[in-house]
RNA sequence: UGCUGCAUAGCUCAAUAGUAGAGCGCUCGCCUGAUAAGCGAGUGGUGUAGGUGCGACUCCUGCUGCGGCAA
Numbered sequence: 001u002g003c004u005g006c007a008u009a010g011c012u013c014a015a016u017a018g019u020a021g022a023g024c025g026c027u028c029g030c031c032u033g034a035u036a037a038g039c040g041a042g043u044g045g046u047g048u049a050g051g052u053g054c055g056a057c058u059c060c061u062g063c064u065g066c067g068g069c070a071a
Stems, first nucleotide, its partner, number of pairs: 001070007010024004018054001025043006047063005
């Protein structure tokens, strides 16, 4: 320098155009003599700037960060 992959909740990951979910975590409650476990409820997110489209996590382009390949 070129090519390529990834970026979604505090963490690990789903969702490939039509209301963004799960597990763990955290908070509150129930249970217990108390704690743990268990049960219920809540909490919180699409890296960034544009484009296409009735509608974008999803498709296209630039940028940023990380990984891989080639030279």
Molecule: transfer RNA
Organism: Cyanobacteriota bacterium